[in-house]
């Protein structure tokens, strides 16, 4: 400076004529309102309606780190913890993502491979000692198998080995300190206890059923200061250099999700020139 991604903003303006809906004033005329940022998809909560509804327990169905916001919520906002990216270099800065209560209560599962998938387990090759070549016995350190092998690493140790012993780390619990709290962080102990809970379970909190053609009312009208009950919200025209994308209210609001052209603003990529 171009082009593309990814986030946000914005979502056409004035001016002529005509025209639809509702409304008020008046007399056939004035005047005032008239789609969205998503009106959508109906995911999640309220409010509203109309039926239910003694109390209590249980089924069901939803929520699930922690603190606040909110009328409420599978929402927002700030934290903590796992995972991971990028940049710096000595543990920090800046982002992504995470159904993130509980496998030390019980059950269930772990395909195929594999000796063995959790059982004070288990010997296929090795390894090691007996007998003497085919057996008995110890060994889970090595090999192999697997998505995952019964804590990892190094030292001692021993026949050969084992947390058998010590060290550092990891993970469980003790204590003591900071934090409201999720947890951090020092300390001390045996030495170990696999994964799934998006299976069942446990736990702790939450929840009456159905929905606007609901309903109520005889009508008006309420719901609705956009608006009716088959639905108005728009056409031409000129100027802004061009006026486009997605897309159209049907209770109502508060969130999320998903869609979007031109045009702005920021981040990052890649090209082109210059310095």
């Nucleotide at each position: 400076c171009c082009u593309g991604c990814u986030g946000g903003c914005u979502g056409g303006g004035c001016g002529g004529c005509g025209g639809c809906g509702c409304c008020c004033g008046a007399u056939u005329c004035g005047g005032g309102c008239g789609a969205g940022g998503a009106a959508a998809g109906u995911c999640c909560g309220g409010g509203c309606u109309c039926c239910g509804c003694a109390g209590g327990a249980g089924a069901c169905u939803g929520u699930g780190c922690u603190g606040g916001g909110u009328a409420a919520c599978c929402c927002c906002c700030a934290g903590g913890c796992g995972c991971u990216g990028a940049g710096g270099u000595u543990u920090c800065u800046c982002g992504g993502c995470g159904a993130c209560g509980g496998a030390g209560a019980g059950c269930g599962c772990c395909a195929c491979a594999g000796a063995a998938a959790c059982g004070c387990a288990a010997a296929c090759c090795g390894c090691c000692c007996c007998g003497a070549u085919u057996g008995g016995g110890g060994u889970a350190a090595g090999g192999g198998u697997g998505c995952a092998a019964c804590g990892g690493u190094g030292c001692g140790g021993u026949a050969a080995g084992a947390g058998c012993g010590c060290a550092c780390c990891a993970g469980c619990g003790u204590u003591c300190g900071c934090g409201c709290g999720a947890g951090c962080g020092a300390u001390c102990g045996g030495c170990u206890g696999g994964g799934c809970a998006a299976g069942c379970c446990c736990c702790a909190c939450a929840g009456g059923g159905c929905g606007c053609a609901a309903g109520c009312g005889a009508a008006c009208g309420c719901c609705c200061c956009a608006g009716a009950g088959a639905g108005a919200u728009c056409g031409c025209c000129g100027c802004c250099u061009c006026a486009a994308a997605c897309a159209g209210a049907a209770c109502c609001c508060g969130g999320c999700u998903u869609a979007c052209a031109c045009g702005c603003c920021a981040g990052c990529a890649g090209g082109c020139a210059g310095g």
Record summary:
The RNA shown here (Bacterial RNase P class A) has 275 nucleotides and comes from a Pseudomonadota bacterium. The sequence is in RNAcentral, with records from ENA. It matches the Rfam family "Bacterial RNase P class A". It is annotated as a ribozyme. The gene name in the source record is rnpB. The coordinates come from a structure-prediction model, not an experiment, and the mean pLDDT is 76.